[in-house]
RNA sequence: GAUCGCAUCGGCGAUGGAGUCCGCCUUAUAACCGCCCAACCGGGCUGAUGACUCCUACCUAAAU
Numbered sequence: 001g002a003u004c005g006c007a008u009c010g011g012c013g014a015u016g017g018a019g020u021c022c023g024c025c026u027u028a029u030a031a032c033c034g035c036c037c038a039a040c041c042g043g044g045c046u047g048a049u050g051a052c053u054c055c056u057a058c059c060u061a062a063a064u
Stems, first nucleotide, its partner, number of pairs: 010025004016055006034045004
């Protein structure tokens, strides 16, 4: 360095995927399921991240 065998390897964090880190919950009856006004109706706002990086989708502007 390669191959083979065995054992182990939960979930969640408001819209997709991956890596890292952080937090929360725990065998499900949990963690989680955005915000503001109103609290009867209704109206308004931000974001694909919990945070960072990348990809995809979407939006705006410019150039070719």
The RNA shown here (Fluoride riboswitch aptamer (crcB RNA motif)) has 64 nucleotides and comes from a Deltaproteobacteria bacterium. Taxonomically the source falls in Myxococcia (Bacteria, Pseudomonadati, Myxococcota). Rfam family: Fluoride riboswitch aptamer (crcB RNA motif). Its family is annotated with positive regulation of gene expression and response to fluoride in the Gene Ontology. It was read from a public genome assembly, where an Rfam model found it.